[in-house]
The RNA shown here (transfer RNA) has 72 nucleotides and comes from Daldinia grandis. The coordinates come from a structure-prediction model, not an experiment, and the mean pLDDT is 80. The source organism's lineage runs through Eukaryota, Pezizomycotina, Sordariomycetes, Xylariomycetidae and Daldinia. The sequence is in RNAcentral, with records from ENA and Rfam. Rfam family: tRNA. It is annotated as a transfer RNA. The same sequence occurs in records of 4 taxa.

Formats: sequence, C1' cells, structure tokens
RNA sequence: UCCGAAUUGGUGUAGUGGCUAACAUUCGGGAUUCUCGUUCCUGAGCCCGGGGUUCGAUUCCCCGAUUCGGAA
Repeated sequence: UCCGAAUUGGUGUAGUGGCUAACAUUCGGGAUUCUCGUUCCUGAGCCCGGGGUUCGAUUCCCCGAUUCGGAA
C1' cells in the first nucleotide's frame, strides 16, 4: 500500500427492510427463607459515526473510525 472480516445493553452473543430489537449474565426492587444462598416475579440498560436509497434502514449502498486476519 492492497484485500477481507467484525463493530448490537456494563459483559458475551443472536437477529433481520416494518414488531415492545431477543437470550445469558450484571445491577435495582419485591416474594420465598430465622439469616445467607438457591429459586421465582418485576424493572433499568444497546444497533461504531456521517451521508444516501426507500413510504419505512439495526439490516441495503457509499465514505470514515477502531480491531483482527491475509498478500506484497
């Protein structure tokens, strides 16, 4: 320098043109228990940034950022 992949709650991941964006874990509250733990209920918290296409973008396209891998 070129090519490719990834980026989604605090953390690890799923998802896909329209839905309340899902699961585990974390944290707050409650129930159970003499207490703790376990278990259950409930709540909080997320689409890397900008632009474009579209009636509608987390998803498609372009540019950029970061990380990883490969070629020279």